[in-house]
Context: one part of a larger RNA
RNA sequence: AACGAACGCUGGCGGCGUGCCUAACACAUGCAAGUCGAACGCGAAAACCCUUCGGGGUGAGUAGAGUGGCGCACGGGUGAGUAACGCGUGGAUAAUCUACCUUGGGGUGGGGGAUAACGUUUAGAAAUGAACGCUAAUACCGCAUAAGACCACGAGCCUGCGGGCGUGUGGGAAAAGAUGGGGACUGGCCAGUUUAUUCUGGGCAGCCUGUCGCCUUUAGAUGAGUCCGCGUACCAUUAGGUAGUUGGUGAGGUAAUAGCUCACCAAGCCGAAGAUGGUUAGCUGGUCUGAGAGGAUGAUCAGCCACACUGGGACUGAGACACGGCCCAGACUCCUACGGGAGGCAGCAGUGGGGAAUAUUGCGCAAUGGGCGAAAGCCUGACGCAGCAACGCCGCGUGUGUGAAGAGGGCCCUCGGGUCGUAAAGCACUGUCGUGGGGAACGAGCCCUUUAGCGUUAACAGCGUUGGAGCCGACGGUACCCCACAAGAAAGCACCGGCUAACUCCGUGCCAGCAGCCGCGGUAAUACGGAGGGUGCAAGCGUUGUUC
Numbered sequence: 001a002a003c004g005a006a007c008g009c010u011g012g013c014g015g016c017g018u019g020c021c022u023a024a025c026a027c028a029u030g031c032a033a034g035u036c037g038a039a040c041g042c043g044a045a046a047a048c049c050c051u052u053c054g055g056g057g058u059g060a061g062u063a064g065a066g067u068g069g070c071g072c073a074c075g076g077g078u079g080a081g082u083a084a085c086g087c088g089u090g091g092a093u094a095a096u097c098u099a100c101c102u103u104g105g106g107g108u109g110g111g112g113g114a115u116a117a118c119g120u121u122u123a124g125a126a127a128u129g130a131a132c133g134c135u136a137a138u139a140c141c142g143c144a145u146a147a148g149a150c151c152a153c154g155a156g157c158c159u160g161c162g163g164g165c166g167u168g169u170g171g172g173a174a175a176a177g178a179u180g181g182g183g184a185c186u187g188g189c190c191a192g193u194u195u196a197u198u199c200u201g202g203g204c205a206g207c208c209u210g211u212c213g214c215c216u217u218u219a220g221a222u223g224a225g226u227c228c229g230c231g232u233a234c235c236a237u238u239a240g241g242u243a244g245u246u247g248g249u250g251a252g253g254u255a256a257u258a259g260c261u262c263a264c265c266a267a268g269c270c271g272a273a274g275a276u277g278g279u280u281a282g283c284u285g286g287u288c289u290g291a292g293a294g295g296a297u298g299a300u301c302a303g304c305c306a307c308a309c310u311g312g313g314a315c316u317g318a319g320a321c322a323c324g325g326c327c328c329a330g331a332c333u334c335c336u337a338c339g340g341g342a343g344g345c346a347g348c349a350g351u352g353g354g355g356a357a358u359a360u361u362g363c364g365c366a367a368u369g370g371g372c373g374a375a376a377g378c379c380u381g382a383c384g385c386a387g388c389a390a391c392g393c394c395g396c397g398u399g400u401g402u403g404a405a406g407a408g409g410g411c412c413c414u415c416g417g418g419u420c421g422u423a424a425a426g427c428a429c430u431g432u433c434g435u436g437g438g439g440a441a442c443g444a445g446c447c448c449u450u451u452a453g454c455g456u457u458a459a460c461a462g463c464g465u466u467g468g469a470g471c472c473g474a475c476g477g478u479a480c481c482c483c484a485c486a487a488g489a490a491a492g493c494a495c496c497g498g499c500u501a502a503c504u505c506c507g508u509g510c511c512a513g514c515a516g517c518c519g520c521g522g523u524a525a526u527a528c529g530g531a532g533g534g535u536g537c538a539a540g541c542g543u544u545g546u547u548c
Base pairs, nucleotide, nucleotide: 001547002546003545005544006543007542008541009540012396013395014394015393016392017391018389019388020354025352026351027350029349030348031347034070035069036068039067040066042064047058048057049056050055077307078306079305086232087231088230089229090228091227092226093225096224097223101220102219104217105216106215107214108213109143111141112140118133119132120131121130122129123128150171151170152169153168156165157164158163177212178211179210180209181208182207185206186205187204189202190201191200192199233279234278235277240270241269242268245267246266247265248264249263250262251261252260282304283303284302285301286297287296288295289294309330310329311328312327313326332343333342334341335340360386362385363384364383368382369380370379371378372377399429400428401427402426409420410419411418412417434485435484436483437482438481439480443475448470449469450468451467452466453465454464455463456462492537493536494535495534496533497518498517499516503532504531505530506529507528513520514519
C1' cells in the first nucleotide's frame, strides 16, 4: 500500500460498485424455455338468450390437448476434475463441417399408404398403458424431371509434385405449400327469376397479382472440429517407462487427418534438455504491490476450457454424447393399495447444515438482448430496477460570524494561579442535510392505429417505403426544481516510555495487569487501571488474517 474480508467500539446522508473464499453438502415451495391457427385435423365449459322442456342459439372454431415446424447445443451457474494442444501465442487444414442470415443461378410436376388427437372396450392405487375403429397436413413414402453440385473415366491448364482447376462422356440424387387482394374472362355450386342454360346476386376454383415459404446449387458471413511450433507449478528422498506400445501394408470408421479401430508384418518409441510416478492447481486478459526488474494472485467484468447427484452409454439434430432430454447401474430422498413408481437448485429467490463470515421465497418485461411468429404478440429470475449490509471507493454534513484578560463546573497547583477556553451562554445569520407542502422528468426508439406522398401492379385494392398525429415507464410521484420551518435530530475510535505525534494526578505495589520489538510493574509507575489534558485519524477508528 492492498483486500470478495472477519471481529471490537461507534454510526447522519447520498452516488457508484461489491456481497458463501467453508460442504462440487442435502434440499421444502414458487418461478428460471417456449412459441407458431398465415403447416394440420379435432374441439369444450361457465354465463346469457329462446324453448313445444326433448332441445336450440350465442359464448366460439374461443379455451384446450394432439400431429407438425423452429427453438430447447444460446442465455444463466459452478471450478469438482484437468499439469493437458487444457490455456496463451503464432501457424496449418491441398484433411473438414456450418441451421438461421446475405448473394447469384435453376426448379417447385404427378401420385400413394398411414398415424396421433378422437370414439369404443379394457389393465393399473398411481405413474402409465393395451386392443379395435376413424381422420388431416409444410408429417411419411414411391414415380417424373435436373445442372457448372456428387461419383467414375478423361483431352487440356496450373502446381509448393501432395495435388488443384477443368470443356467432355457415363452413372445415380429433390421439393410443400400457406396467405392477402382483384376489373374483365372461363368452369362448377347455391338462391331468386324467366317462354328460354334468360338475367341478377352470393360463394368456390381457374386466371392475374403481392407476401412468406419449399428443393437444388454458387459465393460469402458467422460459428465449430482437427493438427503443429513455442511458453505454461513443485518433488530426483520418483530413474527407468511403454504391447495398440512405435512404424508399415490393407480394411473399417469419421464432416475430416490419424492405431481412431481391426487383421497381418517389422521391433520399435519416450527418457537427466527430467520420461514414468507422486503432490498441488481450471488457464488467460487482468488484479495487487513495487522506481523498476520482479513477487503474489486469477472475486466482480471479458475470452477459452471442464462439469451438471456418482459412473457409463448412445438417440435426435446443422450442432450434444445434452444442467431444468432419454436409457442402464449406484448412493440418497419421497409416494405406494407392496404389485410398482417419482426425483436431482454448481439457474433466481429461499431452507437446513458447515463456518469467523456473505443479502429479498421483491417489482417489471418500460429499456437492451434472446426464442418463436408475416405481424399483433407470447415467453424470458438473461436483463433493467428496487430491498438488505459503512463490505469498499468517492462526495457532503454534524453549522457560520461575533462573543471575557476569561462565567459556572472539572482537573492541576509552588495556593499566587494555570488549563479545558471563544469553548459555552448571549446576540446576529445561513439552510447543505432533515421535516412538511407544491411542481416534475430524461431514459421512448420502435410496434400498432390513422393520415399525406412515392414505388409495385391491369388496378384507386393489397403490399412495401418516407413524413405528420395518436398510443406505450417496472424504477416512480423517484431524480431534480420551488416554498416554508428549525441549531434543532447527526462524533466517534485508537493512542500519548523509545521506535512514534502526544503528560500530569490518583489507585495498585513483581499483585492486578500491559506488550509489535526493546521491555514496564517489588510504595512517588509519563509503560498497569481511572481521571483531566493532549496527539492522530474521522462516519469511521482500531485489532486479527493474507499478499507485495
About this RNA
Predicted 3D model of a 548-nucleotide part of an RNA (small-subunit ribosomal RNA, 5' domain) from an uncultured bacterium. Model confidence (mean pLDDT): 82 of 100. The full RNA is in RNAcentral, with records from Greengenes.